[in-house]
RNA sequence: GCCUCGGUCGCAUAGCCUGGUAUUGCGCGGGAUUGCUAAUCCCGUCCCGAAAGGGAGCGUGAGUUCAAAUCUCACCCGAGGCG
Numbered sequence: 001g002c003c004u005c006g007g008u009c010g011c012a013u014a015g016c017c018u019g020g021u022a023u024u025g026c027g028c029g030g031g032a033u034u035g036c037u038a039a040u041c042c043c044g045u046c047c048c049g050a051a052a053g054g055g056a057g058c059g060u061g062a063g064u065u066c067a068a069a070u071c072u073c074a075c076c077c078g079a080g081g082c083g
Base pairs, nucleotide, nucleotide: 001082002081003080004079005078006077007076010026011025012024020066027045028044029043030042031041032040046055047054048053059075060074061073062072063071
């Protein structure tokens, strides 16, 4: 230098081919249950808001599109391979 694979919430992970609600588990916070634990169950887990609700977000930036985690381009980081 070239090729392949990967980067998604605090951690892990699905979704990508075939564009349309960001998934699940763990962890963490609160609650229920219990004599007390454990286990189990429920709600929450970024920002604004009293709430209703709204917004942001998939490595970074740009492009295409009514609409991008998903398609295109460039770049960054990691793993493997070739020379």
Molecule: transfer RNA
Organism: Candidatus Woesearchaeota archaeon